[in-house]
Context: one part of a larger RNA
RNA sequence: CCAUGUUGAAGGAACUCAGCAAAAUGACCCCGUAACUUCGGGAGAAGGGGUGCUCUCCUAUCUUUUGAUUAGGAAAGCGGCACAUACUAGGGGGUAGUGACUUUUUAUUAAAAACAGAGGACUCUGCUAAGUGGUAACAUGAUGUAUAGAGUCUGACACCUGCCCGGUGCUAGAAGGUCAGAAGGAGAAGUGUGAUAAGCUUUGAAUGGAGCCUCGGUAAACGGCGGCAGUAACUCUAACUGUCCUAAGGUAGCGAAACUCCUUGUCGCAUAAGUAGCACCCUGCACGAAUGGUGUAACGACUGCCCUACUAUCUCUGACAUGGACCUG
Numbered sequence: 001c002c003a004u005g006u007u008g009a010a011g012g013a014a015c016u017c018a019g020c021a022a023a024a025u026g027a028c029c030c031c032g033u034a035a036c037u038u039c040g041g042g043a044g045a046a047g048g049g050g051u052g053c054u055c056u057c058c059u060a061u062c063u064u065u066u067g068a069u070u071a072g073g074a075a076a077g078c079g080g081c082a083c084a085u086a087c088u089a090g091g092g093g094g095u096a097g098u099g100a101c102u103u104u105u106u107a108u109u110a111a112a113a114a115c116a117g118a119g120g121a122c123u124c125u126g127c128u129a130a131g132u133g134g135u136a137a138c139a140u141g142a143u144g145u146a147u148a149g150a151g152u153c154u155g156a157c158a159c160c161u162g163c164c165c166g167g168u169g170c171u172a173g174a175a176g177g178u179c180a181g182a183a184g185g186a187g188a189a190g191u192g193u194g195a196u197a198a199g200c201u202u203u204g205a206a207u208g209g210a211g212c213c214u215c216g217g218u219a220a221a222c223g224g225c226g227g228c229a230g231u232a233a234c235u236c237u238a239a240c241u242g243u244c245c246u247a248a249g250g251u252a253g254c255g256a257a258a259c260u261c262c263u264u265g266u267c268g269c270a271u272a273a274g275u276a277g278c279a280c281c282c283u284g285c286a287c288g289a290a291u292g293g294u295g296u297a298a299c300g301a302c303u304g305c306c307c308u309a310c311u312a313u314c315u316c317u318g319a320c321a322u323g324g325a326c327c328u329g
Base pairs, nucleotide, nucleotide: 001324002323003322004321005320006319007318008317010315011314014313019310027051028050029049030048031047036041038156052078053077054076056074057073058072059071060069061068062067079083091308092307093306094305095304096303097302098300099299104114119154120153121152122151123150124149125148131140132139133138157295158294159293160292162225163224164223167222168221169218170217171216176213177212178211183207187203188202189201190200191199226244227243228242229241230240253287254284265281268278269277
């Protein structure tokens, strides 16, 4: 010096990306326990007190008296620095984000806010079902039958889920138009014959399906959800008005947000000091309603911030133990 431990004056997170690591808490009994809440929880909330040994007595149960019990209780006394004496053995609280929860995942750098999920919705499928595997036979779906099966999206619960069908899909309609190197074959020309005819060659009208055009529906289908001016008795602002464009111009709610560029936005709280945090504001570069919106008790080896307790994380390092490394023989 390295590893693993023990201990430390005063301070106590000043360390650091971050209290990482360590310390502290810890058992049982009694008291006591907030906001909030889906009334179940939260909760071991928080916060207090007790615990050894000796002796005396009481209660309960069993037992015929006596006595017994790892049962319960009361008083008095005794010893130690310390009585759950070692080992074992939750630190706690507040607030916000996110995901409802238990569960699952990158065997070997990621356990998460990702996946799943119960619940919700849409679409397809009438049974020889749709869907899936296979060239096929066939299998599966299912020894099931729409309260079933398949696909897609969302993701407990509460309150809700606005407007747009112009584009792209999907779906429905059959009136018309268009469309075929399919089919069709009226007719025509040539040849054929002495002349007809048949035959042969060529050409070829009407008719002609799906599709497309066309007309509707459909957004918990893919998706989308404006601009410029003027205007109120200080100023500012614009409930109001005009105009252009659009399929329709973003509703409720939320908002410097896991989304805010300018930005360390402004104000407030907290600190001596806060690019962080929380609570407002709204000027949303570029939130927004099942690509779900906003809340939410409980839960989380999730992610910020604060307080308390605690500490060698630090100010600032010292000492000790064990094992290495190293030095000498």